[in-house]
Formats: sequence, structure tokens, C1' cells
RNA sequence: GAGUCAUUAGCUCAGUUGGUAGAGCAUCUGACUUUUAAUCAGAGGGUCGCAGGUUCGAAUCCUGCAUGACUCACCA
Repeated sequence: GAGUCAUUAGCUCAGUUGGUAGAGCAUCUGACUUUUAAUCAGAGGGUCGCAGGUUCGAAUCCUGCAUGACUCACCA
């Protein structure tokens, strides 16, 4: 330098012809009894990496950029 993949909740990850953004763990609240905690119920938590474009409508499609991983090439 070129190519491929990834980026979604605090963490790990789903998201299926473009049509209300989700799960587990963690956190908080309540109940319970077996009490350094377990179990059950509920709640909070989101600029879907950033900026544009297409569309009635974008996490999803297109372009650019950023970060990370891998492969190839080049230099030494």
C1' cells in the first nucleotide's frame, strides 16, 4: 500500500425479504429463607462506531472516514 471481516445496553452477543431495537450476565428495587449469599418477580440502562446518501421508512442498502483483527504485497 491492497483486500477481507468486525464495531448494537456496563460485559459477552443475537437481530431472517428495510417496518415498535432484543437476550444472557451484571446493576437497582421488592418478595422469600437456606443469609459473605441463593431463588423468584419486576425495573432501569441504547447517538446500533462517526458523517453523508437512497427510501414513505435504515442496525439492515450505498459512499467516505475512524478503530481493531486477519491475509497478501513492499521496504529494511